RNA sequence: CGUAGCUCAGCUGGAUAGAGCGUUGGUUUCCGGAACCAAAGGCCGCAGGUUCGAAUCCUGCCGG
Numbered sequence: 001c002g003u004a005g006c007u008c009a010g011c012u013g014g015a016u017a018g019a020g021c022g023u024u025g026g027u028u029u030c031c032g033g034a035a036c037c038a039a040a041g042g043c044c045g046c047a048g049g050u051u052c053g054a055a056u057c058c059u060g061c062c063g064g
Stems, first nucleotide, its partner, number of pairs: 001063002005021004014052001023039005045061005
């Protein structure tokens, strides 16, 4: 340090977990690209604990 396939954000615990790229579909085009529109995709490394409430705090373990 570990959050979507990849790169990351998530402010002092607070409500429905986000962005870019990528992927899929659509519009457009002679075809493609680009552009625009939409969608899918994550129970936040695992297991406990604290708390009304944990991605966020504490402990152990696993991995880099």